[in-house]
RNA sequence: GAUAGAGGUUGCGUUUUUUAUGAGUAGGGAUGCAGAUGCGGCAGGCGCAGAAGAUGUAUCAGGAAAGGAAAAAACGCCGAAAGGGGAGGCUCCUGCAGGUCUUUUCCUUGGGCAUGCAGUGAACAACUGUAUGACUGUCAUCUUAUGAUGGGGCGCUAUC
Numbered sequence: 001g002a003u004a005g006a007g008g009u010u011g012c013g014u015u016u017u018u019u020a021u022g023a024g025u026a027g028g029g030a031u032g033c034a035g036a037u038g039c040g041g042c043a044g045g046c047g048c049a050g051a052a053g054a055u056g057u058a059u060c061a062g063g064a065a066a067g068g069a070a071a072a073a074a075c076g077c078c079g080a081a082a083g084g085g086g087a088g089g090c091u092c093c094u095g096c097a098g099g100u101c102u103u104u105u106c107c108u109u110g111g112g113c114a115u116g117c118a119g120u121g122a123a124c125a126a127c128u129g130u131a132u133g134a135c136u137g138u139c140a141u142c143u144u145a146u147g148a149u150g151g152g153g154c155g156c157u158a159u160c
Base pairs, nucleotide, nucleotide: 001160002159003158004157005156008078011077012076013075014074015073016072017071018070019069029060030059031058032057033056037049038048039047040046041096042095043094044093045092081109082108083107084106085105086104087103088102089101110136111135113133114132115131116130117129118128119127120126138151139150140149141148142147
């Protein structure tokens, strides 16, 4: 240097199907009251709708979806993958802010679990970050053994 592997309360990720939640919610419709503004994240511009009734409110009938979750199956894998920072692209124009996706670059994390805090989220589900705790896998050193301490995946084991 090349090849092949290992870890495990289902190791990681993707897709499909079903189910519950989302929710009797959102948007739309009808009727009544009322009467001039409302919408495109905010401001300006520019548009769109509006006395053939805007916004709001009450009643009635009908009434979703996405993300996330559970189960099953299939596929790709063991930096599998996840997250954070910077720069660029997408949005009616300009400025500001934010979100999704994407390209590139730098950094962090061995793995799952529990708990606390913060964020996302409809959610006391779940996820992300962080701290603590034990467990587990691997390598090194010490030890008669049991075991103890320490390190990280650009690692570890085997073969050539």
Background
Lysine riboswitch aptamer from a mouse gut metagenome, 160 nucleotides, folded computationally. The RNAcentral record of the sequence draws on MGnify. Rfam family: Lysine riboswitch aptamer. From the family's description: Riboswitches are metabolite binding domains within certain messenger RNAs that serve as precision sensors for their corresponding targets. Allosteric rearrangement of mRNA structure is mediated by ligand binding, and this results in modulation of gene expression. This family includes riboswitches that sense lysine in a number of genes involved in lysine metabolism, including lysC.